[in-house]
Formats: sequence, structure tokens, C1' cells
RNA sequence: GGAGUCGGCCAGGCCAUCGUCGCGGCGCUCUCAGCGCCGGGGAGGAAAGUCCGGGCUCCGCAGGGCAGGACGCUUGGUAACGCCAAGAGGGAGCGAUCCCUGGACAGCGCCACAGAAAGCAGACCGCCGCCGUCAGGCGGUAAGGGUGAAACGGUGGGGUAAGAGCCCACCAGCUGUCGCGGCGACGCGGCAGGCUCGGCAAGCCCCGUCCGGAGCAAGACCAAAUAGAGGGGCGUUCGAGGUCGGCCCGACCGAGGCUCCCGGGUAGGUUGCUUGAGGCGCGCAGCGAUGCGCGUCCUAGAGGAAUGAUGGCCGCCGGCCGCCAGGCCGGCACAGAACCCGGCUUAUCGGCCGACUCCUUUU
Repeated sequence: GGAGUCGGCCAGGCCAUCGUCGCGGCGCUCUCAGCGCCGGGGAGGAAAGUCCGGGCUCCGCAGGGCAGGACGCUUGGUAACGCCAAGAGGGAGCGAUCCCUGGACAGCGCCACAGAAAGCAGACCGCCGCCGUCAGGCGGUAAGGGUGAAACGGUGGGGUAAGAGCCCACCAGCUGUCGCGGCGACGCGGCAGGCUCGGCAAGCCCCGUCCGGAGCAAGACCAAAUAGAGGGGCGUUCGAGGUCGGCCCGACCGAGGCUCCCGGGUAGGUUGCUUGAGGCGCGCAGCGAUGCGCGUCCUAGAGGAAUGAUGGCCGCCGGCCGCCAGGCCGGCACAGAACCCGGCUUAUCGGCCGACUCCUUUU
């Protein structure tokens, strides 16, 4: 100097004016509510997708199970997780580094295309033996060719008609067993055996672990209206009906009626609402994720839903003009809170920082 790997960070900057949503103070209108002035605050690293996990709220619930769903090497971290850290095994890469992860002798199923044959296999070519009417047929053979992602271990020797773990040596793998190391996943080594056993579980399934349901439109409070129901008072006939009575008068009760209260909870309003598993700094423990301690800070709370617009200067990028000093025009990503928090995933102009790897050059 070039090519890369991993991690962290920024997200155009400053000023002025106007506007908008909360908060605090002061003043005014009698109050309710509103207005004015002043001060201060107002999107993100993903606010997104709503894919996981939790807090919180309501409902349900003796306990357990079925169904359904999610997850899946080990140990740890955490409120919890499908997240994170450190490891293990396998794979890719020269390397930094990255990717994958229970079970395929419990059972079922599948393995496209090609190929003769794709699962307790298989004879297309070739090789060997026999027959033959010389076209070929029958049998043996998985060593050789060819197909495929994958063809029932590899190399060499013996053996054979030709061959083959058929036999032998070494290697790889599997099973059993023993020893050592590790908390563990697992690793290293010794001995014995038979020679050897395909893949897919993100197809069903089996095993293990976890999960009650709904969600801030949760929930709580105030409360015009309407329906229904309850209670008190009035009403003394406008009036249904009932009791006393054989009937009338009369007395009493009294639906309907008026009014008040209770109740109900629609419109609307208030709350939940933002101080929290919180941010920053330092120290300690730990390889680390993280935990503990101390100090410090308060940093949006809308609800038909604010966070914007204009102007000026500067920065970066692109285009045009140019008398090479500059001028003009355009752009500056992805995107935008909605109860809160921890993650994952996805989108993203331009740039900065740190650690490391490989190649080349110089000393």
C1' cells in the first nucleotide's frame, strides 16, 4: 500500500422568526372552563415487523391429565426468553472468522432427475464359465466403466474360472469394556469383536423441557341521555281496582299521575401515563454474558393523535457554467412514539474509531 474479518459509535451542524403538544409560574374574566405573558421540554437506532420473553391489569383456577403450541449439544447469565456469554462436536475458509446442533436398530413415510439398480437392493457395458442353429441364451461376479447429492468401507497382498472381508496386514468407522482428564457436552489412550450398518425428523412421529386465557380498545373513577327496577313524599278525586258491607253514604289502602332520592352507565371527561429489571461515571468480582457497591441525572406523554414551516451561514454529495478565483441549481438515508421493558429480525445515504487476519513493498 492492497484485500478482508469482527466489534463499537454518529445519524448533517448553528442562529433567527412563526406555528404546534405537554409542564411550571404570574395575571385577567364571578365560577366552570378559557385567554394572555414568561420560562423550560418535545421521536429512533431501528420508534418498524408484532416474531419471542417479562412487568402491569382483568377473568378463570383443589390437584392432575388430554389436546394444541414452542423449543432442543454442555455449563453459566437473566425477571424471563426461542436471547446472551464461554465452551464441545461437525463443516467452510490459507487465515482473522463464520455456519450447524436431541433421536433414523420404536414405527410409518419419502429419496426428484439421471441411472441396470435408491434400501433387508441391483447385472446396462465389461469380466468369467457353460450351451449354441454363431442371432444369442443361461449362470457367476459389485473388482473395472458409466449415472447420481448419495451405490453396502479404503490401500496392498493372498486366493479364484473370473471375483468378492472369502482370508491376511495396515488405515478409517462401529459396538462392548477398562484407565486417565474435564462440573459437563466431550477428549485422549489400551484391549476385544464382527468385518462394515445410506440419507431426510423444517414429513408424520418418539423423548425431554416450558406454556391457564385475554390484553391499556386491559382496568378504575365521575357522569348528560335512554330502558328497566326499588324507596320516600305529595296528591284527597281527574281516576282503574281492592278491604269493611245485603245496598248506599262514608272510611282506609291505592295502580296510573307529579316530584325527589337510589340505581343504571351511553355521549363526554378523568385516571392508568411514564421514576424505570432506567441513563451516565467510578470501583470491586468474573475469561465473559453479568452481578454488587458508591456518586450523579430526570430525559416526550399525544388521543381524528403534537414534534412542523420559512430564511440565513457552514459541512458533505451530484450536475451545469466558468475569465479557474469561484458562481448557480438540486439533494443529505431508512423511517416516525401510542402502557412499559429485555431481545430477535428486517430497512438504512454517508462516515468515524478500535482489535485482528492474509498478500505485497521498504528497513
Description:
The RNA shown here (Bacterial RNase P class A) has 363 nucleotides and comes from a Desulfovibrionaceae bacterium. Rfam family: Bacterial RNase P class A. It is annotated as a ribozyme. It is recorded under the gene name rnpB.